[in-house]
RNA sequence: UUGCCGCCGGGUGAUGGGGUUCACCUUUAACCGUCUCCGAUAGCGGAGAAUGAUAGCUCCUACCGAACG
Numbered sequence: 001u002u003g004c005c006g007c008c009g010g011g012u013g014a015u016g017g018g019g020u021u022c023a024c025c026u027u028u029a030a031c032c033g034u035c036u037c038c039g040a041u042a043g044c045g046g047a048g049a050a051u052g053a054u055a056g057c058u059c060c061u062a063c064c065g066a067a068c069g
Stems, first nucleotide, its partner, number of pairs: 009026005016060006034049006
C1' cells in the first nucleotide's frame, strides 16, 4: 500500500416523520416498483393506466371513502 474478516459508525429497502424489528450495502455500493401500447432489440426509450405514505409492525401527518354531531 492492497485484499479479506470482525466490531463500531453511516447509508439503503417505488411518496413524509417517530419508535421498534429484519434484510442489504460500505461509495465502482445497497436502492431507484407493476401493467398495457408503440418504438427499439437484449432490455432501453416514449405514452397511458392501477396499487401503496410500512421492508414488517405500530403511532403521527398528508390524501381518499363512509357514518354521526
Fluoride riboswitch aptamer (crcB RNA motif) from a Terriglobia bacterium, 69 nucleotides, folded computationally. The coordinates come from a structure-prediction model, not an experiment, and the mean pLDDT is 75. The organism belongs to Terriglobia, within Bacteria.